[in-house]
C1' cells in the first nucleotide's frame, strides 16, 4: 500500500429481505427470603445503535467517507 471483517447498555453479544417498544446474559441499585451471608425470587436504572454525509415517506438495518480494532496479501 491492497483486500476482508467488526463497532448496539459498565462487560460479552443478539437483532436487520428498512416500518409501529432496541433486547438477552453477566454486572449495578432497591425489595423479598435468611439469625446473617451466599444462593434463589421480584422490581428498576442504564443506549446520540463508532462519527459524518447521502438514498428514501421512513435508516441500528442500504450506499459512501472517516476513525479504532482484528485477520489475510504484498
Nucleotide at each position: 500500500g491492497g483486500g476482508c471483517g467488526a463497532u448496539u447498555a459498565g462487560c460479552u453479544c443478539a437483532g436487520u429481505u428498512a416500518g409501529u417498544u432496541a433486547g438477552a446474559g453477566c454486572g449495578c441499585a432497591c425489595c423479598c427470603c435468611u439469625g446473617a451471608u451466599a444462593a434463589g425470587g421480584g422490581u428498576g436504572a442504564g443506549g446520540u445503535c463508532a462519527u459524518c454525509c447521502g438514498u428514501g415517506c421512513a435508516a441500528c438495518u442500504c450506499g459512501g467517507a472517516u476513525a479504532u480494532c482484528g485477520c489475510c496479501c504484498a
Transfer RNA from an Elusimicrobiota bacterium, 74 nucleotides, folded computationally. The RNAcentral record of the sequence draws on ENA. Its Rfam family is "tRNA". It is annotated as a transfer RNA. Its mean pLDDT, the model's own confidence on a scale to 100, is 81. Taxonomically the source falls in Elusimicrobiota (Bacteria, Pseudomonadati).